[in-house]
């Protein structure tokens, strides 16, 4: 000096919840607040989960048999969301071994 593991003093981040704002929604931002975190820093590349869909199929209910409406589910789509779901990639403080 580099890589990996481990630890965390001074410090760092900030879950749930509350207030305000934005959004169709998932959710996000600011302030308060700390459950936790050793990458809980960045990143939507892969998977998972969540939202929307007047794109198609299937099922159920109601209706009037055709029909129409509602709910659920599968696939496709969205310059959708989630990085504190997991993996990959990039970057990084201090001590000790």
């Nucleotide at each position: 000096u580099u890589a990996a593991u481990u630890u965390g003093a001074c410090g760092c981040c900030a879950a749930a919840c509350c207030u305000u704002u934005u959004g169709a929604g998932a959710a996000a931002a600011a302030g308060g607040g700390a459950c936790g975190g050793a990458a809980a820093g960045c990143c939507a590349c892969g998977g998972g989960c969540c939202c929307c869909u007047u794109u198609a199929g299937c099922u159920u209910u109601a209706u009037u048999a055709u029909u129409u409406a509602a709910a659920g589910u599968u696939a496709g789509g969205g310059c959708g969301g989630u990085a504190g779901c997991c993996g990959a990639g990039c970057u990084a403080c201090a001590g000790a071994a």